Predicted 3D model of a 71-nucleotide RNA (transfer RNA) from a Minisyncoccota bacterium. Model confidence (mean pLDDT): 84 of 100. NCBI's taxonomy places the organism under Bacteria, Bacillati, Minisyncoccota. RNAcentral holds the sequence, with entries from ENA. It matches the Rfam family "tRNA". Rfam links the family to the GO term triplet codon-amino acid adaptor activity. Rfam describes the family as follows. Transfer RNA (tRNA) molecules are approximately 80 nucleotides in length.
RNA sequence: GCGGAAUUAGUUCAGUGGCAGAACGAGUGCUUCCCAAGCAUUAGACGCGGGUUCGAUUCCCGCAUUCCGCA
Numbered sequence: 001g002c003g004g005a006a007u008u009a010g011u012u013c014a015g016u017g018g019c020a021g022a023a024c025g026a027g028u029g030c031u032u033c034c035c036a037a038g039c040a041u042u043a044g045a046c047g048c049g050g051g052u053u054c055g056a057u058u059c060c061c062g063c064a065u066u067c068c069g070c071a
Base pairs, nucleotide, nucleotide: 001070002069003068004067005066006065007064010024011023012022013021018054026042027041028040029039030038047063048062049061050060051059
């Protein structure tokens, strides 16, 4: 330099154009003499910039970061 993959919550992952989900973790409450466990509940995320579209996490382009391959 060329090609490819990935980027969603604190972490690990789902999500093929119409409300963004789960598990673990965190906060609060209940339970308990206390802790742990359990139950209930709450908060928390689409890497950035453009385009297409009535509507984009999803499709297209560029950029950034990480990884893989080629030279």